[in-house]
Notes
Predicted 3D model of a 1492-nucleotide RNA (small-subunit ribosomal RNA) from an uncultured bacterium.
């Protein structure tokens, strides 16, 4: 310090999530030791049991118990003495009681409380036991009462009556330094003793101490008042009757409406009163760079409370945790009449809860209460116990050790890794164990003694010293030593990214994981396990919570044109802010000082525990508050001025600014009349509608309403909404010019007030046109729409409401400053100045610099630079919804949530793709033509169906005469049946056998099995063969969505990219665009691009011309020979041809156009002319395109079978549908006869001349040729004849008979031949295909595969040989540019709403059930206060009675709030439901806003 997540990618906005630190925690797994801390956050729920506040005999009367002593008596004993009984308060002491002090501290808890409760700083009208200082006293009397005794009541708690007694209990009297009251005179007011010691026989005295009374101070403590600070809600806006103040009185320790009577009518509140919710506050704690935010356990200060509510008493102090009274709830006891209780003290129990400890020890220390003291009490406290709850420290060993052991895991099978890790060897002993020693924490207290002060004193008291004695819960603890032995001690989480760490196996959208993004559908580094690794470590993870990151509430430190966000507009109140000069003041401000800001904590420097945590000393800090000085710039206030801001007066000007009244013409409609006749109207096309009762058209006239053409504009005016014929009246604002005046009078503006399009509402008018609703006609699958014909509200006017709009510049108002250029409106000034130019002011528009902006863009009219004020925003949805308030006649408006849900939603720009967007261009794409398919029959392929099987694959173009260039067996993968268990190939190792092989024969469908015969080499090791076992095989089984390779397609379309540079924050762009041109990203020009690559073209092959070389098997012009005839022969190599090498074509030349590239020309030349024709050649990529069945290959699967062998069958089935073809339908033809002309390719298990036979397919002989030599009749064509338009002399399917050939074998299931038979079909609906020249069409020939062939297929070859193209509007496909986009799986996209189903939260709701508070009335305990008081008391006074107030209770009506509810409303969410298609492209009717 950041990171992940919206997108195909980008930048921005914006939320969600993570990494950090922390905790009084809890849960899961695990767990060795110690130190220091901490430990009911929930039920302020209820509590059994024990303990937590007593003490003083030196205040008192006393003596129940204990101990001792005395006295009396008795027993035992010689006695000392011992024991027993009685008695005695004599002593130590002490139960109960009177009395004093303390139970107001300490300890607990956080319910209540939003308040002077707390914090901080101050104040005046107060109190203060014990303590300290000072002053003055402490004299003398009195009457009671508990205890006790006696008698009663009661179960108990307890209580009544009578009697006795004491005090430091109580009451007078005296005294009064002082105190209180009073102006004063004056009046009033106290007290208590006890005791050590000394003297004394005693009485008593002395002295000290502790008490007591009064007063004045102090210290510490407390009460009261004030300023400031102190949570959320305005969907709480008004609150208040003792309320605010005054006077008199009362009351208190004390000021005060604190209380009361009277008087006045105040007081608080937008700087948030009142009300509601929540909460003890602070020092501080956690976090954070800080500012802040959250919290308020432990420790410390304060407050409040003590079962709930009320009340007082006592007291210095309480309205009292372990006191009292009353009421209530609850629990317990009871003899039913009555009583008792209060753990939010320490332990502990139940309950609640995710969750929090022992019914421990001790007063040794610290502190507290009482006491003269010793002492006693003390669950305060100090310790121990339990808990990894936290922080800190230590350990679980160290060194060496490679055969890199075994084993695990992985593996490319080589190895790697766990891993020096282990074992082994050599050491050490912390902690733990055993054993021995052993502190500090202790100061005091007491005894004796020495001494000082006080004193009459050697008492006593206080202080110092010495010597003894004595006090430790923790605890035999900390600590120190000895002994043995590596011995007793490691886990948890994670390993897809964020985020350190990777493999295997299992699983197969299952099981599961997940903080976010997201993993899992057969190769999961994401699930589960394992190996390995990473992190932390006696802990580690998870959950919860807080801060941080989050600048995501922004003071530090954000925004508002389009992302959320400027109010629709103005006027203006409060408030905020405010020009220039001088001066005064000093509240703000700055600076200095003083006080305070508790301690602890944090920080710094030291010290103590072996270290640390922890403890401790000092310092700093505590940014605050208050007070006292100083300064006077700024801001403030006062005063005095100024003119620049603002305003007033004058002159001029422009304008659809507003209101009222009047006037006008054009047009529509209606009505009247004329002319006139059959249609009009309307649409994409129609129909409804109107019209022969005379429409429409046309002419004239009349009525009525609404809106104002041209001018007109990028124009003007207005605050906005908005404003448009002309004239008049009334009226607001603005601009300019010139001077004068006022003198900051200004800006903004929460609330408030006003204005405010359209629609809508009310009342009354008006109503021509238009026109929601509605009706009809069309369209459509439907059409409650778009289109058409009608048409009501409304639109118009007056008055009144409503108050909203995409009320937009999506841009609040004001002021100042900051380059230019061009237009335009209205002024003013200058130039002679009409035009025009220049300057300037006020508007308005375009471009644009700097700057700003996420970008788009803005840019003096800012979205720039600054200032002032207001409004508004804080993820999307739910929702501008619900509830509540306010407004409205209503419609509705305004203010305005939450639960729940998602991980996004959004802006701008980029690249694509797409559009029923646009532009340009190309292609047999259309058009123009020629011939087909679709109809028939057959062939072939596919679907479907069937079947035991009809093997498998290919499925829009780009599957379907495709894989298959040959299914009768084989092929063959399929089916039925019969067999084998390893065939064939290849080894290795081990074992066994002595054969193997060949022949014959039998069974069988065959595979196979049986039988017989035959029968090796050897150096004796074996070779060789066969069999068995193991490894190793085999699989056309699955996955083409794991793959390689190959292929199709867009497409032979012209595209696809890179380097460097430049532009952009970036994705990306530029280049590659633009203007031309081309078949072409072909080339040229221009150009922030310059170059380059893969494609295009060319290079390659065939073909077209020529030359040259070479002539055999080719050829034959010339010469010769020969034949019936033939290059047949000699010969020749000229020609043709063959096949090598060359030439040739390049827009090279000419003319025209053009900058050029290039194009044009019936140009020339040339065999060929603008790529000459054809082929091969297929860029980056797309389609998870095709193929695991060509082959290869990962993974999975089968192994007496999914392998393999064999026989037979099937792939050839057949109601049907489709594709591709063949043959036809005929005369451009069929048939018969005759006559010509090719090219290419093939051939020895072959092609086959020729001869013979056969009607023929063929057969039997048999030359030639491994081929430029031999083999094969080219056909259409041409010549002649015949047929004469018909189901034919067309057509040939189908069927019958007879044959031929191939083959082991033609039944399923071959081809061919002959004879016979002679089907459909007369040119083919919608639709659709091919082709632009040697092409289509048509004619035959050849080859591969192949025994044969279902070939009409495929691939080649030549023969004959056309027509047409105006052109690019349209269909299809493609390319480039541009535009829109909510698409990016990319339009086969995205996406909206109802309905149906499930789940979830929520609103309304007849009602039902609670809760807190207020109001009114009734009742009213205890108690204070007031009155009274015939009874008690000597009295003081009291009992009693009574009045006011009042806790609680009751009743009543209303409001608020919470829960629940039949039913009901919408909302959200949920892979594959229904209906449509609203939006996104011109989304197919542009969309959207407001309203009905």
């Nucleotide at each position: 310090a950041g990171a992940g997540u919206u997108u195909g990618a980008u930048c921005a906005u914006g939320g969600c999530u993570c990494a950090g630190a922390u905790u009084g925690a809890a849960c899961g797994c695990u767990g060795g030791c110690g130190g220091c801390a901490c430990g009911c956050c929930u039920a302020a729920c209820a509590c059994a049991u024990g303990c937590a506040a007593g003490u003083c005999g030196a205040g008192c009367g006393g003596u129940a118990g204990c101990a001792g002593g005395g006295c009396u008596a008795g027993u035992a004993g010689c006695a000392a003495u011992a024991c027993u009984a009685g008695u005695u308060g004599c002593u130590g002491a002490c139960g109960a009681g009177c009395g004093g002090c303390g139970g107001a501290c300490g300890g607990g808890u956080g319910a209540g409380g939003a308040a002077c409760a707390c914090g901080u700083a101050g104040g005046a009208a107060c109190c203060u036991g014990c303590c300290c200082u000072c002053a003055a006293g402490c004299g003398g009397g009195g009457g009671a009462u508990a205890a006790c005794c006696a008698a009663g009541g009661g179960a108990a708690a307890c209580u009544u009556u009578g009697g006795c007694u004491a005090a430091u209990a109580c009451c007078g009297c005296a005294u009064a330094a002082u105190c209180u009251c009073g102006a004063g005179a004056g009046a009033g007011a106290a007290a208590a003793g006890c005791u050590a010691c000394c003297c004394g026989c005693a009485a008593g005295g002395g002295c000290g101490g502790c008490a007591c009374u009064u007063g004045a101070g102090g210290a510490g403590g407390g009460g009261c008042c004030u300023g400031c600070g102190u949570c959320c809600g305005a969907u709480u806006a008004g609150c208040u009757a003792g309320u605010u103040g005054g006077u008199g009185g009362g009351g208190u320790a004390a000021a005060g409406g604190c209380c009361u009577a009277c008087c006045a009518a105040g007081g608080c509140g937008a700087u948030g009163a009142u009300c509601g919710g929540u909460a003890a506050c602070u020092g501080g704690u956690c976090u954070g760079a800080g500012a802040g935010g959250a919290c308020g356990a432990c420790c410390a200060g304060u407050c409040a409370c003590a079962c709930u509510g009320g009340g007082a008493c006592u007291g210095a102090g309480a309205c009292a945790c372990g006191g009292c009274c009353c009421a209530g709830a609850c629990u317990c006891c009871u003899a039913c009449g009555g009583g008792a209780g209060g753990c939010a003290g320490c332990a502990g129990u139940g309950g609640g809860g995710a969750a929090u400890a022992u019914u421990g020890g001790a007063c040794a220390a610290u502190g507290g209460g009482g006491g003269c003291a010793a002492c006693c009490c003390u669950g305060a406290u100090c310790c121990a116990g339990c808990g990894a709850u936290g922080c800190c420290g230590c350990g679980u060993g160290a060194g060496u050790g490679a055969a890199g052991a075994a084993g695990g895991c992985c593996c490319u099978c080589g190895g790697g890794u766990c891993g020096u890790a282990a074992a082994g060897c050599u050491c050490u002993u912390u902690a733990g164990g055993u054993u021995g020693g052993g502190a500090a924490g202790a100061a005091g207290u007491u005894u004796a003694u020495u001494u000082g002060u006080u004193u009459a004193a050697u008492a006593g008291a206080c202080g110092a010293g010495u010597a003894g004695a004595u006090u430790g819960a923790c605890g035999g603890u900390a600590c120190c030593g000895a002994c043995a032995g590596a011995a007793u001690a490691a886990g948890c989480a994670c390993c897809g990214g964020c985020a350190a760490a990777c493999u295997c196996u299992g699983u197969g959208c299952c099981a599961g994981c997940a903080g976010c993004c997201g993993c899992g559908g057969u190769a999961a580094u994401a699930c589960a396990g394992a190996g390995g690794g990473u992190g932390c470590g006696a802990g580690c993870g998870u959950u919860a919570a807080u801060c941080g990151g989050a600048a995501u509430u922004a003071c530090u430190g954000g925004g508002c044109g389009u992302a959320a966000a400027g109010g629709g507009c103005g006027c203006g109140u409060a408030g905020g802010c405010g020009g220039u000069u001088a001066u005064a003041u000093g509240a703000g401000u700055g600076u200095g000082g003083u006080g305070u800001g508790a301690a602890a904590g944090c920080c710094c420097c030291g010290g103590g525990c072996u270290u640390a945590a922890c403890c401790u000393g000092g310092g700093a800090a505590g940014u605050g508050c208050a007070c006292c000085g100083c300064a006077a710039a700024c801001g403030a206030u006062g005063u005095a001025a100024c003119u620049g801001g603002a305003g007033u007066a004058g002159a001029u000007g422009a304008g659809a600014g507003g209101g009222u009244g009047g006037c006008g013409g054009a047009a529509u409609u209606u009505c009247c009349g004329g002319u006139g006749u059959a249609g009009c109207g309307g649409u994409g096309a129609a129909a409804u509608g109107c019209g022969u009762a005379g429409a429409g058209a046309u002419c004239g006239g009349a009525a009525g309403g609404a809106a104002c053409g041209u001018c007109a504009a990028u124009g003007g005016c207005g605050a906005a909404g908005g404003c448009a014929g002309c004239c008049a009246c009334c009226u607001g604002g603005c601009a300019u010019c010139a001077u004068a005046c006022u003198g900051a009078c200004g800006c903004u503006g929460a609330g408030g007030c006003g204005c405010g399009a359209a629609a809508g509402c009310g009342u009354g008018g008006g109503g021509a046109g238009c026109g929601a609703a509605c009706a009809g006609g069309a369209u459509u699958a439907g059409a409650u729409a778009c289109c058409c014909u009608g048409g009501u509200a409304g639109u118009c006017c007056a008055c009144g409401c409503u108050g909203u709009a995409a009320a937009c510049g999506a841009u609040g108002a004001g002021u100042a400053c900051u380059a230019a250029a061009g237009g335009u409106u209205g002024g003013u000034a200058g130039g002679g100045g009409a035009a025009c130019c220049u300057a300037u002011c006020a508007g308005u528009c375009u471009u644009g610099a700097a700057g700003c902006u996420a970008a788009c863009g803005c840019g003096a009219u800012a979205a720039g630079u600054a200032c002032u004020c207001c409004g508004c925003c804080u993820g999307g949805g739910a929702a501008g919804u619900a509830c509540g308030g306010c407004c409205g006649c209503a419609a509705g408006g305004u203010u305005g949530a939450a639960a729940c849900u998602c991980a996004a939603a959004u802006g701008a720009a980029u690249u694509g793709a797409c559009g029923g967007g646009g532009g340009c261009c190309c292609g047999c794409a259309c058009a123009a033509g020629c011939g087909g398919u679709g109809g028939a029959g057959c062939a072939u392929g596919u679907g479907g169906u069937u079947u035991a099987a009809u093997u498998c694959g290919a499925u829009g173009c780009a599957a379907c005469g495709c894989g298959a260039a040959g299914a009768a067996c084989c092929u063959u993968a399929c089916c039925a049946g019969g067999g084998c268990u390893u065939a064939a190939a290849u080894g290795u190792a081990a074992g066994u056998u002595g054969c193997a092989u060949a022949g014959a024969u039998c069974a069988g469908a065959g595979a196979u099995g049986g039988u017989c015969u035959u029968u090796u080499c050897u150096u004796c090791g074996g070779a060789c063969u066969a069999c068995u076992u193991a490894c190793a095989a085999g699989g056309u089984g699955c996955u083409g969505c794991a793959u390689g390779g190959u292929u199709g397609u867009c497409g032979u379309c012209a595209g696809c990219u890179c380097g460097u540079g430049c532009c952009g924050u970036g994705a990306g762009g530029u280049g590659u665009c633009a203007g031309g041109u081309u078949a072409a990203g072909u080339c040229c020009u221009a150009u922030a691009a310059c170059g380059a690559g893969c494609g295009c073209a060319a290079c390659c092959c065939c073909u077209g011309u020529c030359g040259u070389u070479a002539g055999u098997u080719g050829c034959c012009a010339u010469c010769a020979a020969g034949u019936a005839a033939u290059g047949u022969u000699g010969g020749g190599u000229a020609c043709u041809c063959u096949a090598g090498c060359g030439a040739g074509a390049c827009u090279g030349c000419c003319g025209g156009u053009g900058c050029a590239a290039a194009c044009c020309g019936u140009g020339a030349g040339g065999a060929a002319g603008g790529u000459g024709g054809g082929g091969a050649u297929g860029a980056c990529g797309u389609c998870a395109a095709a193929u695991c069945a060509u082959c290869a290959c990962g993974g999975c699967c089968c192994u007496u079978a999914c392998g393999u062998c064999c026989u037979g069958g099937g792939c050839u089935a057949c109601a049907c549908a489709c594709g591709u073809g063949c043959u036809a339908c005929a005369a451009u033809g069929g048939c018969c006869g005759g006559u010509a002309c090719a090219g290419a390719g093939a051939g020895c298990a072959g092609c086959c001349a020729c001869u013979a036979c056969g009607c023929g397919a063929g057969u039997a002989g048999g030359a030639g040729c491994g081929a430029a030599u031999c083999u094969a009749u080219a056909a259409a064509a041409c010549c002649g004849g015949u047929c004469u338009c018909a189901g034919u002399u067309c057509g040939g399917a189908u069927c019958g008979c007879a044959g031929u050939c191939u083959g082991c074998a033609a039944c399923u299931c071959g081809a061919c031949u002959g004879c016979g038979u002679g089907a459909a079909g007369c040119u083919g609906g919608a639709a659709u295909c091919g082709c632009u020249a040697g092409u289509a069409a048509u004619c035959g020939g050849a080859u591969a595969u192949c025994a044969g062939c279902c070939a009409u297929g495929a691939u080649c070859c030549g023969g004959u040989g056309a027509a047409u193209a105006c052109g690019u509007u349209c269909c299809c496909g493609g390319g480039c540019c541009u535009u829109g986009u909510a698409c990016a799986c990319a339009c086969c996209g995205c996406c909206c709403g109802u309905c149906a189903a499930g789940c979830c939260a929520u609103g309304g709701a007849a009602g039902c059930u609670g809760g807190g508070g207020g109001u009114a009335c009734c009742u009213g305990a205890a108690g204070u206060c007031g009155g009274u008081g015939a009874c008690c008391g000597c009295a003081a006074g009291g009992a009693g009675c009574u009045g006011c107030c009042u806790a609680g209770g009751g009743u009543a009506a209303a409001a608020c709030u919470a829960g629940u509810a039949a039913c009901u409303g919408g909302g959200g969410c949920u892979a594959a439901g229904u209906c449509g298609u609203a939006a996104c492209a011109a989304g197919g009717u542009a969309g959207c806003c407001g309203u009905a």